[in-house]
RNA sequence: GCCGCUGUAGUUCAAUGGAUAGAACGAGGGACUCCUAAGCCCUAGAUGUAGGUUCGAUUCCUGCCAGUGGCA
Numbered sequence: 001g002c003c004g005c006u007g008u009a010g011u012u013c014a015a016u017g018g019a020u021a022g023a024a025c026g027a028g029g030g031a032c033u034c035c036u037a038a039g040c041c042c043u044a045g046a047u048g049u050a051g052g053u054u055c056g057a058u059u060c061c062u063g064c065c066a067g068u069g070g071c072a
Stems, first nucleotide, its partner, number of pairs: 001071007010025004018055001027043004048064005
């Protein structure tokens, strides 16, 4: 330099056009307990960025950014 893949909560993953974006672990709180842990209840927290298409975009298209793989 060329070609591909990926980018969603602190982490690992769902959601593939119809919206209150969901789960596990983790975090905070509560209740329980003599105390702690486990288990139980509750809470907060995310779509890389800029455009486009669409009535509607996490999803489709384009540029950019970051990561990763292959070729040279």